[in-house]
Context: one part of a larger RNA
RNA sequence: UUGGGCCUAAAGCGUCCGUAGCCGGCCACGCAAGUCCGUCGGGAAAUCUGCUCGCCUAACGAGCAGGCGUCCGACGGAAACUGUGUGGCUUGGGACCGGAAGAUCCAGAGGGUACGUCUGGGGUAGGAGUGAAAUCCCGUAAUCCUGGACGGACCACCGGUGGCGAAAGCGCUCUGGAAGGACGGAUCCGACGGUGAGGGACGAAAGCUAGGGUCACGAACCGGAUUAGAUACCCGGGUAGUCCUAGCUGUAAACGAUGCUCGCUAGGUUUGGCACUGGCUACGAGCCAGUGCUGUGCCGUAGGGAAGCCGUGAAGCGAGCCGCCUGGGAAGUACGUCUGCAAGGAUGAAACUU
Repeated sequence: UUGGGCCUAAAGCGUCCGUAGCCGGCCACGCAAGUCCGUCGGGAAAUCUGCUCGCCUAACGAGCAGGCGUCCGACGGAAACUGUGUGGCUUGGGACCGGAAGAUCCAGAGGGUACGUCUGGGGUAGGAGUGAAAUCCCGUAAUCCUGGACGGACCACCGGUGGCGAAAGCGCUCUGGAAGGACGGAUCCGACGGUGAGGGACGAAAGCUAGGGUCACGAACCGGAUUAGAUACCCGGGUAGUCCUAGCUGUAAACGAUGCUCGCUAGGUUUGGCACUGGCUACGAGCCAGUGCUGUGCCGUAGGGAAGCCGUGAAGCGAGCCGCCUGGGAAGUACGUCUGCAAGGAUGAAACUU
């Protein structure tokens, strides 16, 4: 390379957008590059096959014919498919309109309990902590009860195999702004699409830079215990950090360990959204039942799978495009390059060993 694979054995880029490329709906007509047919020409010799002949025979050699040369060119023709041009279509895709749903995002304003500190009043000897203790706090009045002020972080109940978002992620209330999806439509455009090497954007936590902030928690650190020891688990403190603003970093078991898009292939049940139909009605954007579309779960048929299991949200049956894998270790290391303030990140071997 051919081939085989990628949930768990090695292997799906963290996610999306998108350039080139690759792939691409229905109908009609034209062209003829691919494609197919015919004719002609080229396709050296040797080698190979068959026949005949020459060396005594064979090996070897000569002649003739064929084959090989997997292909190229010219001319003529076909037009189903691919391509291309023109015209048309609406199912893919997009736009518009309508009512509804949402912890979707950004900004601003307001609120809530708890906690801590300060302060006023009451009150007196303990409090805190643990397996048990001690360190620790307290007669300069603690803990506790009660009135108030300030501060920062967070947002109980509702809350749900509920919702939204590309993923990361998103949860007090209100207001303003922005965006996306589903449903319904007798409207419009008319293939405008899919994927996506490079590239770009976003990207938890920790970490970094500058400036704020610091209630609580709390790496490091300091004590007290435990223990043979205890650089831990438990307890008392506590700096960075966690929070905000502006920038950087670019990684995670970034997981559904399952790339994206499209088509096809039994059902049952739960739940969110929308629409429609029927019944009930305290007439409420109300309740119940069913149907369609769309999401989210559970069970399961065929089928798949080594099994666990998956099973219309496929890991089934097919198509298109991308990424990735090829025994373990050395190693996600070294070297080089790119990137970053740094920490690091990206790319990524070999000797050797087994």
Background: Predicted 3D model of a 354-nucleotide part of an RNA (small-subunit ribosomal RNA, central domain) from Halomontanus rarus. The sequence was found in a public genome assembly. Rfam family: Archaeal small subunit ribosomal RNA. The family is grouped with related families in Rfam's "SSU clan".